């Protein structure tokens, strides 16, 4: 130079004029005034009101390990698996020898698997061809009994090889055999078991010993383990206006005799149905709060010490114009609040680190 990887920063900026919404006011002004995503509402909490003895079942949600938080599906650090030359990326990453249950299509065959091509045909069979033994008075053919040699591939054998698929019941090689096979044997791989080190853990590394290999999928059901009570600021509470009252409950107060049982009233509660109203305040911003610093710790983030106060509407406020200047400005706007994640988003920047060229 050129091509990437991580993490992060900023979102025109500077003055004048003219508005807009909160606060204050001496009424002239002053001072604050949207974002990194204010979005989606997709997790988790704060607060509110409601239920609620404890434990279950049902149902949801997480799922490697260890930290970090108010919590979490977030995050920070490791561990394994699988991508990349690499920096780095990406995993719902807990069990398939608990049970049940998928695998389209090809393919003989897909779950206590199988036999299409191929390969044998040792035993069985059938064919032929050699000679031999028996039986007949004797030979020979017929019969009848073993046996050598060729042949076919019918029974069977086989899973080396081909071939199908995403996966075919370990691999390589030797031994064996008719031809094969973990049937054997030796290394490798995996799996169980157990023993040593390493590490706080998941987990890594190494010995011995076993059966010779136990397949995939659990964002199928299910098991196990750990969290989950419901609604949500239109929450909830106060005051005003307005309206028509009805019904069920029988908790509260109260009366029938002192108590308890019963009985009866009130309508203080609590639900329903009908009707009215939809103004005002409170909830509503000091916060798990910005920002500097120092210690703890790899980090996330914890704590301390200093500053600072930094929208609060209710049809809902941030805009308009002029100048100068630049790289010409992008998705986008609070609405109960706060962590997160996802998404959109013109440009510009800063810091590590990667490969690839090239010089010195």
């Nucleotide at each position: 130079c050129g091509a990437g990887u991580u993490c992060g920063c900023c979102a025109g900026a500077c003055g004048g004029c003219c508005g807009c919404g909160g606060c204050c006011u001496u009424c002239g002004g002053g001072u604050c005034g949207a974002g990194g995503a204010a979005a989606g509402u997709c997790c988790g909490g704060a607060c509110u009101c409601c239920a609620c003895a404890g434990g279950g079942c049902a149902g949801g949600a997480u799922g490697c390990u260890g930290g970090g938080u108010a919590a979490c599906u977030c995050c920070c650090a490791g561990g394994c698996g699988g991508g990349g030359c690499g920096a780095c990326c990406c995993g719902a990453c807990g069990g398939a020898a608990a049970g049940u249950g998928c695998a389209a299509c090809a393919g003989a065959g897909a779950g206590c698997a199988g036999a299409c091509c191929g390969c044998c045909g040792a035993u069985g069979g059938c064919c032929u061809u050699c000679a031999g033994g028996g039986a007949u008075c004797u030979c020979a053919c017929a019969c009848c009994c073993a046996g050598g040699g060729g042949g076919c591939a019918c029974a069977g054998g086989u899973a080396a090889g081909g071939g199908u698929g995403a996966a075919a019941c370990g691999g390589u090689g030797g031994u064996g055999u008719a031809a094969g096979a973990g049937a054997c044997c030796a290394c490798c791989a995996g799996c169980g078991u157990u023993c040593c080190g390493g590490g706080g853990a998941a987990c890594c590394g190494g010995g011995a010993c076993g059966g010779c290999u136990c397949g995939g999928c659990a964002a199928a059901c299910c098991c196990c383990a750990u969290c989950c009570g419901g609604a949500g600021c239109a929450a909830g509470g106060u005051c005003g206006a307005g309206c028509a009252g009805g019904g069920a409950c029988a908790g509260g107060g109260u009366g029938g005799c002192c108590c308890g049982c019963c009985c009866g009233c009130u309508a203080c509660g609590u639900c329903c149905c009908g009707g009215g109203u939809a103004g005002a305040c409170c909830g509503c911003g000091u916060g798990a709060g910005g920002c500097c610093g120092g210690c703890a710790g790899c980090a996330a983030u914890g704590u301390c010490g200093g500053u600072c106060c930094c929208a609060g509407a209710u049809a809902g406020a941030u805009g308009g114009c002029c100048g100068u200047c630049c790289a010409c400005g992008a998705c986008a706007g609070g609405a109960u609040c706060c962590g997160g994640c996802u998404u959109a988003u013109c440009g510009g920047u800063g810091a590590a680190c990667u490969c690839g060229c090239a010089u010195a």

A computed fold for a 360-nucleotide RNA from an Acidimicrobiia bacterium, annotated as Bacterial RNase P class A. The coordinates come from a structure-prediction model, not an experiment, and the mean pLDDT is 77. Its Rfam family is "Bacterial RNase P class A". The family's RNA type in Rfam is ribozyme. Lineage of the source: Bacteria > Bacillati > Actinomycetota > Acidimicrobiia.